[in-house]
The prediction has a mean pLDDT of 76. FMN riboswitch aptamer (RFN element) from Bacillus pinisoli, 144 nucleotides, folded computationally. The sequence was found by an Rfam model in a public genome assembly.
């Protein structure tokens, strides 16, 4: 410096206040929240230079995870079923103005979106979930 394998740890937030009602954190007024990776050959300052430091980078642009449907294989197994593995698919929402070399990312304004099951209709309650997880950090072996 970098293929590969393995291990450990980490890895999601949110209805305050009020109204109606027999009953609603679910309706109404209002409030609150925003996983992970990418994305300007970026800018400024310091330095002789290498380089260092600081600032900026999205819920709604691209991809992805959770969820649902589906395919393969393996294990237990007569089947069914369960567990693991794996293929393909489905899955929400933004505009206007400003600055700039560059921004649907910054600034200003106005909008919009949010799985399944339960329950008075739920992004925020309860549950599957002491689960899974994109990925992040560190370590071991090891390649050049």
């Nucleotide at each position: 410096u970098c293929a590969a394998u393995c291990c450990u740890u980490c890895g999601g937030g949110g209805c305050a206040g009020g109204g109606u009602g027999a009953a609603a954190u679910u309706c109404c007024c209002u409030a609150c929240c925003g996983g992970c990776g990418g994305u300007a050959a970026g800018a400024a300052u310091c330095u002789a230079a290498u380089g260092a430091u600081u600032c900026a980078g999205a819920g709604c642009c691209c991809g992805u995870g959770a969820g649902c449907c589906u395919u393969u294989u393996u294990a237990u197994a007569a089947c069914a079923a369960u567990a693991a593995u794996u293929u393909g698919g489905c899955u929400g929402a933004u505009u206007u103005g400003g600055u700039g070399a560059a921004a649907u990312u910054c600034c200003a304004a106005a909008g919009c979106c949010g799985a399944c099951a339960g329950u008075a209709u739920a992004g925020u309650c309860u549950g599957g979930a002491u689960g899974g997880g994109a990925g992040a950090a560190g370590g071991a072996u090891g390649u050049a």